[in-house]
Molecule: RNase P RNA; transfer RNA
Organism: Carboxydothermus ferrireducens DSM 11255
This record gives sequence, structure tokens and C1' cells, in this order.
RNA sequence: CGAGUAAGCCGGAUGACCGCGGGGAGAAAUCCCUGAGGAAAGUCCGAGCUCCAUAGGGCAGGAUGCCGGGUAACGCCCGGUGGAGGCGACUCCAAGGAAAGUGCCACAGAAACAAACCGCCGGCGCUACGCGCCGGUAAGGGUGGAAAGGUGAGGUAAGAGCUCACCAGCGGGCAGGUAACUGUCCGGCUAGGCAAACCCCAUCCGGAGCAAGACCAAAUAGGGGGACGAUAGAGUGGCCCGCUCUGUCCCCGGGUUGGUCGCUUAAGGCCUCUGGUGACAGAGGUCUCAGAUAGAUGGUCAUCCUCGACAGAACUCGGCUUACAGGCUUACUCGCUUG
RNA sequence: GGCGGCGUAGCUCAGCUGGCUAGAGCAUGCGGUUCAUACCCGCAGUGUCCGGGGUUCGAGUCCCUGCGCCGCCACCA
Repeated sequence: CGAGUAAGCCGGAUGACCGCGGGGAGAAAUCCCUGAGGAAAGUCCGAGCUCCAUAGGGCAGGAUGCCGGGUAACGCCCGGUGGAGGCGACUCCAAGGAAAGUGCCACAGAAACAAACCGCCGGCGCUACGCGCCGGUAAGGGUGGAAAGGUGAGGUAAGAGCUCACCAGCGGGCAGGUAACUGUCCGGCUAGGCAAACCCCAUCCGGAGCAAGACCAAAUAGGGGGACGAUAGAGUGGCCCGCUCUGUCCCCGGGUUGGUCGCUUAAGGCCUCUGGUGACAGAGGUCUCAGAUAGAUGGUCAUCCUCGACAGAACUCGGCUUACAGGCUUACUCGCUUG
Repeated sequence: GGCGGCGUAGCUCAGCUGGCUAGAGCAUGCGGUUCAUACCCGCAGUGUCCGGGGUUCGAGUCCCUGCGCCGCCACCA
């Protein structure tokens, strides 16, 4: 210098004037402070909070799935193991069980799990350079995505883990490691694939959601129909039990479209130190950082630059995923050149 | 804001426990029938199975992710 990998950050700036939401001061005029994001998004997971039993038992159902750790919790994160890709930095993986059972493997092929179509070999027979029957054989051909461990040698009538060496797989012992697993030795010789098919195993899960829910005020016809009668009905889950209530629930009809709380001080942000490889944890200091309810966060002008992407809070957090013009920083890898 | 459902031919829908070239009705086109039209009969055209990725030998179907459309919800007596 070129090509690349990983992590992180910014994502118009400044000033003036006008305007909007929230808060504060003041008797008022008015003044002061503050006002979107890394994803506020999708609503895909996990929680807080509220109501229903202080959420209880069973079935059904759902989710997760190598090991260890982190966390309030998680399907998230960190560190390892194994596998795959890359020369490498490094990246990716829904990665339990197919020897519990069931099912499927279309077409082709003899056969898709324990198989003889062709071929090879042996025996017998015949109308004998071929044919038929019986048997052995998974080495070869052919089919297929996949063919009964692979390669080589010995062996055999021909063959075959039949035997041997190496490799893959399975089981056991020993050693290391918390573990996943790795290394080594021995054994018999082999067991097809699919669990994002049913299923089995382990762990976890009660339901609804701030339009939850609590209070104040206003208005109306507490009107009509229906279910049920305590062995019942209802209390928000699919079913059963349990618990609670005794007139409760459902449909139609009627009235309101007001206010307060929940509503932002929280598993909170930033800095330093300590422990840890790390996720993270602990201690100290410091800060308060939108809270609307038809819903504010905007407009104009001036100057400058690299000419500005995706996109707009609605109860709140922790994650994941998706969208994103352009730019910056740090560490590392490979190649070339120069010293 | 929250919750639930759907997406297959021009339209309305099937498509089982993944399988061979994805079907049906209506509509459209052509031919027949008729003097002509309709009805009727016969034949034909046809699809990004909403997009992308994955599992699998193989995906409309199973899984993940994105997009679009539709529906429901407040309080009082």
C1' cells in the first nucleotide's frame, strides 16, 4: 500500500426569531428549565405490575434441548466441547435419544432392512459349445439421495470381518477434565436414513392483559328475553378435582364519551476502584433524563461541512429479530514492497 | 396500544400423515349445435402456492423470519 476479519461509536453542527407538550416561580404581565431512538419498529421470547385462590393437585397442551457459568428471568449472553467453512485473523451450527416402540423412505431397483435381477462358483439332469432345477456367494454390474462398515493383503470351488493391518463406528477398562469430551488399551465384528414424523427422556410453564385495574362525578327504562335452582350456576384457561360467592351469568335494549390515580426514581444512567478469561458482580461518588390522551418534540432565516440513511415514545424494563445513506476509531490476519 | 385469524388460477375455494405433471366450480378463448343469440356439448389456455431462508433425497404442506389484509376490545346502571 492492497485485500480482509472482529469489536465499538457517530449518524448534521451553531446562532436568532416564531410556535407546541410537561414542570417551576409570580398577584398578574411574564420569566426560567426541559422535551424521541439505536432501533421508539415487528410484538418473537422473558419478567415487573394489576385482577382472578397468597395460583393449589391431575390430565391434556406448549416451549426448550452438547457442557459449565451469568441473570430477577429467558428460547438471551459469556466461556468451553464436538462438527462444518476459510491459507489465516475468524465465522456458522434447532448439536438429547434411530440398540424403547410405531410409521415413512415416492419413481427406479431383485432388495429400502436384514435382500439373489444379471453375474461368479459347485452339484444334478437333458433333446448338450447351450438350457433347466437345486444350492452357495453381497467381490463385480445395474437402480437410487441412500445398498448391509471402507481400503489393501491373505484365504476360498467362488466368495465373505472368514483372518490380519490401518481407518470409521459400538461397548468396556484406565488416565486427564466440574462436565461436554479427549487420549490410550482391550473386545467382538457392524448396527441404513428421517425425531423442523408420531414418540421417549430431562427441565420449565395457571390465565388474562394498562382498553389490566382503583376512585370521583354525570346521565338513563335498573326495561325485555334466556340459562340454572345448591347433585345447580358463576367466578376469563381446554377438561376433572379443589377453593370462593349465592341470585349469578349471557343476549338485546338504555346512558356517558368527563376527571384523578396507575404514569414514570427504575432489576435506572454515568465515572472510578476491586474480583472474574468473560458474561457479570460488589463498593464508593454523582445525576434525575418526555409523560401526551386526538395525542407536543415543529417551522423560517443565516453561516459552515463530508449535504444528512432507517425511522416517531403511549405502563415499564431485559433480550432477540428486522430496516439503516455515509463516516470514524481500535485490535488482528494474509499478500506485496522498502529498510 | 393490546389480542386473534387469513394469504393457492381473473374470482370463490379444495389439497389427508411431505411424493410422481397442484386440482374443482364460475369466468375467458376456440369449435359444435341454431337462421342468429342464450342454454347445452366438446376442447384448451393458467399459478413466483404472499416474499426470503432452513430441515429433507424431495416442501403448497414442517420450522424460522419478513410483508400484506381482515376481525375484536372502553366505562355506568